[in-house]
Molecule: Bacterial RNase P class A
Organism: Actinomycetota bacterium
């Protein structure tokens, strides 16, 4: 220098004017408005996929069912997240991806193929018997033997062929032909022991039968975790209408009248009570918080000290115009300027930790490979 890999960060700046929401102060005509100060979106506020806080409901304890997670150790409030490590796979490498059990059992493995799981014999190889066109040899000239071919019976699994996958590889022996059939070495699996590691696992020694396929996003087994609903949670105040009660009034009844009384009726009065709609208030933003420093830890992270307050709307504010600058592209010329266009994805709604997805443009750092120079 080129190519690559991993991680972190920013995501337009300044000014003027106009406008919007919260809060504090001031003024007045006390209720709307006015003036001033101050604060006012994000790295993803997003998808709502996972985990928690908070709220209400349910709940002795244990089990079943159901759901989730899945190498090991650690971090955390918790997680399907993060960190460190292990093994396997890919890459020259930095680095990236994957992860319980298939030797507990049941079932599955398309097409092709003879055979797809304690497999199988299509071609092939070998042995025996039978047949005989042809060829060869022999002789006592008609037979015998051999080769080739065909059929039947049997043996084999080395070779060919099918397939994603076919029951270890190489060699010596062995055999009619063959075969872990035997043996040596190698690979793989299992068991035992020794050493290292908290562990996943690693290194080594010996033995064994010879070889054991894939898939658990098929059922299943094992270990661990999990109550439900969600801020429209939930709490408080409560107009109007309606409900209940007391009093008052009127009616009815108590043999006719008055007073008085009533498990009665009405009610346009008045007062009280509880539920609760519209509406309002709280929940609501100071928090597993941000920044700086120190200490512990390989790290995720934890502890301590200091410092800061940083949106809370409810038809839902956080915007617009102009000027200068910045970046990119295009055009023009007097090569340094001028003009024009563009600057993403997206927008809080109870809060927090993650994951995933979207994103114009740009910055920084670690590491790797190749080439060159000293």
């Nucleotide at each position: 220098g080129c190519a690559g890999u991993c991680g972190g960060c920013c995501g337009g700046g300044c000014g003027a004017c106009c406008g919007c929401g919260g809060u504090c102060c001031c003024g007045c005509a006390u209720g709307c408005g006015g003036g001033g100060g101050u604060c006012g979106a994000g790295g993803a506020a997003g998808g709502u996929c996972c985990g928690g806080g908070c709220u209400c409901c349910a709940c002795a304890g244990g089990g079943c069912a159901g759901g989730g997670u899945g190498c090991u150790g650690g971090g955390u409030a918790a997680c399907g997240c993060c960190c460190a490590g292990g093994c396997c796979g890919g890459g020259u490498g930095a680095c990236c991806g994957g992860c319980g059990g298939a030797a507990a059992g049941u079932g599955c493995c398309a097409c092709a193929g003879a055979g797809a799981g304690c497999a199988g014999a299509c071609c092939g190889c070998c042995c025996g018997c039978c047949g005989c066109a042809g060829c060869g040899u022999c002789c006592c000239c008609g037979g015998a033997c051999g080769c080739c071919c065909g059929g039947c019976g049997g043996g084999c699994a080395a070779g060919g062929g099918u397939g994603a996958a076919a029951c270890g590889g190489u060699g010596c022996g062995g055999u009619a032909a063959g075969a872990g059939c035997u043996c040596a070495c190698c690979a793989g699996c299992g068991c035992a022991c020794c050493g290292g590691g908290u562990g996943a696992c690693c290194g080594g020694u010996g033995c064994g039968g010879c070889u054991c396929g894939g898939a658990a996003a098929a059922c299943c087994c094992c270990a661990c975790c999990c109550g439900g609903a969600g801020c429209a949670a939930g709490a408080c105040c409560a107009g109007c209408a309606g409900g209940g009660g007391a009093c008052a009034u009127g009616g009815a009844g108590c043999g006719g009248c008055c007073c008085g009384c009533u498990u009665c009726c009405a009610c346009c009065g008045c007062c009280c009570c509880g539920g609760g709609u519209a509406g309002g208030u709280c929940g609501c933003u100071a928090g597993a918080g941000g920044c700086c420093g120190g200490c512990g830890g390989u790290g995720a992270c934890g502890c301590c000290g200091g410092u800061c307050c940083c949106a809370g709307a409810u038809g839902g504010a956080u915007g617009g115009u102009c000027g200068c600058c910045c970046c990119g592209c295009c055009u023009c010329c007097c090569c340094g300027g001028a003009g024009g266009c563009g600057g993403a994805c997206a927008g809080a709604a109870c809060c927090c930790g993650g994951c995933c997805u979207a994103c114009a443009g740009g910055c920084c750092g670690g590491c790797u490979g190749c080439a060159c120079c000293g």